This is a predicted structure of a 74-nucleotide RNA (transfer RNA) from a Candidatus Helarchaeota archaeon. Its Rfam family is "tRNA". It is annotated as a transfer RNA. Rfam describes the family as follows. Transfer RNA (tRNA) molecules are approximately 80 nucleotides in length. The prediction has a mean pLDDT of 80. NCBI's taxonomy places the organism under Archaea, Promethearchaeati, Candidatus Helarchaeota. The RNAcentral record of the sequence draws on ENA.
């Protein structure tokens, strides 16, 4: 300098080709359960979708730029 690929909740991630309510495991809080925790059951918080601009009625998702991480190539 050029290509690719990842960047979504506290973590690990799904969505994204095909625009239309932002999801799941763990975690975590509050109940129920136990003589306590744990397991087990109900219930609920948490997200500027990495940033910015464009398209669109609508953008996580499509297009430009640009950080950040990781790989390839000169």
């Nucleotide at each position: 300098c050029c290509c690719c690929g990842c960047g979504u909740a506290g973590u690990u991630u799904a969505g994204a080709c095909u625009g239309g309510u932002a999801g799941a495991g763990c975690g975590c809080c509050u109940g129920g359960c136990u003589g306590u925790a744990g397991a087990c059951c109900a219930g609920g918080a948490u997200g500027u979708c990495g940033c910015u601009g464009g398209u669109u009625c609508a953008a996580a998702u499509c297009c430009g730029g640009c950080c950040g991480c990781g790989g390839g190539g000169a």